[in-house]
Context: one part of a larger RNA
RNA sequence: CUCAGGCAAGGGAAAUCGGCAAAUUAGCCCCGUAACUUUGGGAUAAGGGGUGCCUGAAACUUUUGGCUUAAAAACCAGGGGUUUUAGGUCGCAGUGACUAGGGAGGCCUGACUGUUUAAUAAAAACAUAGCUUCCCGCAAGCCCGCAAGGGUGUGUACGGGAGGUGAAUCCUGGCCAGUGCAGGUACGUUAAGCCUGGUUCCAACCGGGUGAAGCGCCUGUAAACGCCGGGAGUAACUAUAACUCUCUUAAGGUAGCCAAAUGCCUUGUCGGACAAGUACCGACGUGCAUGAAUGGAACAACGAGGUCUCUACUGUCCCUGCCUGGGGGCCG
Numbered sequence: 001c002u003c004a005g006g007c008a009a010g011g012g013a014a015a016u017c018g019g020c021a022a023a024u025u026a027g028c029c030c031c032g033u034a035a036c037u038u039u040g041g042g043a044u045a046a047g048g049g050g051u052g053c054c055u056g057a058a059a060c061u062u063u064u065g066g067c068u069u070a071a072a073a074a075c076c077a078g079g080g081g082u083u084u085u086a087g088g089u090c091g092c093a094g095u096g097a098c099u100a101g102g103g104a105g106g107c108c109u110g111a112c113u114g115u116u117u118a119a120u121a122a123a124a125a126c127a128u129a130g131c132u133u134c135c136c137g138c139a140a141g142c143c144c145g146c147a148a149g150g151g152u153g154u155g156u157a158c159g160g161g162a163g164g165u166g167a168a169u170c171c172u173g174g175c176c177a178g179u180g181c182a183g184g185u186a187c188g189u190u191a192a193g194c195c196u197g198g199u200u201c202c203a204a205c206c207g208g209g210u211g212a213a214g215c216g217c218c219u220g221u222a223a224a225c226g227c228c229g230g231g232a233g234u235a236a237c238u239a240u241a242a243c244u245c246u247c248u249u250a251a252g253g254u255a256g257c258c259a260a261a262u263g264c265c266u267u268g269u270c271g272g273a274c275a276a277g278u279a280c281c282g283a284c285g286u287g288c289a290u291g292a293a294u295g296g297a298a299c300a301a302c303g304a305g306g307u308c309u310c311u312a313c314u315g316u317c318c319c320u321g322c323c324u325g326g327g328g329g330c331c332g
Stems, first nucleotide, its partner, number of pairs: 001327008010318002014316001019313001027051005036041001038167001052089015090094001102311007109303002114126002130165007141152004169297003173228003178225002180221005187216003193210006229247005256290001257287001268284005
């Protein structure tokens, strides 16, 4: 020096991206326990007290013997166990070693238990119950196979298959112009075939008619893919614009929510917390580019998730020192 341990005056996160690591706490008994809540929880919440050994007492319980009886109960003399309580006693310390949660409060996110990148990612990703759309009446629908055949299926719509969303709660706005899907279709277009005309010796070839699906056309459909404007003017301070005008669209973003894991400008502005805060929390909202099952909002419980604060605690640090062991190193 390095690795693994141990201790540390005073301070106590000043260290650091960040309390990473370490420390604190810890078992059992008694007391006590908030907001919030889906009334189950939260909760070992938080926060206090006790804990060894010796002696006595009481209660409960169990058991042996005696007594007694028809059988018991009761009673007498003992043994064991548990609990409570009083006194004493030793130590710095009594769950004396081992064992054994630090705690509290915001916010984001995912409801939860669960699953995952075997060997850099455990998560907010996947799944989930619930919700919802579509296909299917069975010799079906979907899947595998050229077929035969097979799976779903020892099944039959309270079933099976496919997609989306993701507990419960409150809700889920407008748009069918585009794309898709479904249905309809007098008409248009239209392959082969069929009918037929021209041409040719016969053909090739050139026309006409008929002609399915599809497309055109019409309608429906957004918990289908998706989309959800601009410019002016106007109120008796100013400012703003409930109101009016205008261009334009399929319709012009509703309820909500926000500098949010979504806001460029941006360290937005105001408030809180700090002596001081690009972080955090609460508000505001012309939101570069929020927004409703591509779900929106809000949420008790839960999380080796992310972020902020407080408390306790500490060698993380001020600022290093010492001790034990292994290795390295030095002499040989």
Source information
This is a predicted structure of a 332-nucleotide part of an RNA (large-subunit ribosomal RNA, domain IV) from Candidatus Atabeyarchaeum deiterrae. Lineage of the source: Archaea > Candidatus Atabeyarchaeum. The coordinates come from a structure-prediction model, not an experiment, and the mean pLDDT is 85. Rfam family: Archaeal large subunit ribosomal RNA. The literature on the family includes a 2002 paper in BMC Bioinformatics by Cannone et al., "The comparative RNA web (CRW) site: an online database of comparative sequence and structure information for ribosomal, intron, and other RNAs".